Transfer RNA from an archaeon, 72 nucleotides, folded computationally. Its mean pLDDT, the model's own confidence on a scale to 100, is 81. It matches the Rfam family "tRNA". The family's RNA type in Rfam is transfer RNA. The sequence is in RNAcentral, with records from ENA.
[in-house]
RNA sequence: GGGGCCGUAGCUCAGUGGAAGAGCGCUCGGCUGAAGACCGAGUUGUCACGAGUUCAAACCUCGUCGGCCCCA
Numbered sequence: 001g002g003g004g005c006c007g008u009a010g011c012u013c014a015g016u017g018g019a020a021g022a023g024c025g026c027u028c029g030g031c032u033g034a035a036g037a038c039c040g041a042g043u044u045g046u047c048a049c050g051a052g053u054u055c056a057a058a059c060c061u062c063g064u065c066g067g068c069c070c071c072a
Stems, first nucleotide, its partner, number of pairs: 001071007010024004018055001025043006048064005
């Protein structure tokens, strides 16, 4: 220098046009002598950034940044 994949909640990841979800975690309560486990309720997001396409973008297109891998 060229190419591929990835970037979504505190963490691990789903969601690939109709606008955000799961598990774990965290908070409160129940249970317990206490803690863990279990049960109930609740909480968490500028979807990496910018622009474009579209009635509508996390999702499609272009660029930038970052991570991993391959080629030279």